[in-house]
RNA sequence: CCGGCGGGAGAGCUCCGGGUGUCCUUCGGGACAUGCCGGACGCCGAAGGAGCAACCUCCCCGGAAACUCUCAGGCACCCGAACCGUCGG
Numbered sequence: 001c002c003g004g005c006g007g008g009a010g011a012g013c014u015c016c017g018g019g020u021g022u023c024c025u026u027c028g029g030g031a032c033a034u035g036c037c038g039g040a041c042g043c044c045g046a047a048g049g050a051g052c053a054a055c056c057u058c059c060c061c062g063g064a065a066a067c068u069c070u071c072a073g074g075c076a077c078c079c080g081a082a083c084c085g086u087c088g089g
Stems, first nucleotide, its partner, number of pairs: 001089007012041001014040005019034006042075003048071001049069003055063002
C1' cells in the first nucleotide's frame, strides 16, 4: 500500500413539474401508485478534494487533523462510509 471479515455516525422517505401504470369520469378533468426524468429551497460530513493550524523543529523548505469549507458526495431502508479490531499478501 492492497484485499477479506466484524463494528461504523450525521442530515427532508420535503415541495413542485413532467413521464408511465391503475381506477373514476359530466371526457373538462380527478384520485392512487411509481424502481423513471428535471427543478426548488433546506440540511449533513466520516468517500474524494481544498484551507488554516497544534505539532514534527532552533530557522527555511516540506509534511500534517477527527478542526474548517462544502467543489464533489450524501439526507427513510439498502449501498457507501473516515476510523477501530482481526486475518492474509

A computed fold for an 89-nucleotide RNA from a soil metagenome, annotated as Glycine riboswitch aptamer. The sequence is in RNAcentral, with records from MGnify. The model forms 90% of the base pairs in the Rfam consensus.